A computed fold for a 76-nucleotide RNA from Cetobacterium sp. 2A, annotated as c-di-GMP-I riboswitch aptamer. Model confidence (mean pLDDT): 81 of 100.
RNA sequence: AAUAACAAAUGGCAAAGUAGGAGAAAUUCUAUGACGCAAAGCUAUAGGGCCUGUAAAAUGGUAGCCAGUUACAUUA
Numbered sequence: 001a002a003u004a005a006c007a008a009a010u011g012g013c014a015a016a017g018u019a020g021g022a023g024a025a026a027u028u029c030u031a032u033g034a035c036g037c038a039a040a041g042c043u044a045u046a047g048g049g050c051c052u053g054u055a056a057a058a059u060g061g062u063a064g065c066c067a068g069u070u071a072c073a074u075u076a
Stems, first nucleotide, its partner, number of pairs: 003076003012037002017032006035064001041069003047066002049062003
């Protein structure tokens, strides 16, 4: 350096719910709270799927659906 794994350590993120707010909606933000996560970091007109919406049409949403991409520590 590369690949694999996640036993230990240092740590990290934060589901559902609840309170308040934004939005036509899907959904999302803040606080609280932890279901879980070895990438639950990032990427949404320019990979796919799904959701909302429309007569039809997303540069509307979802990355904790798959995918792409970057990466700490330890062990082999």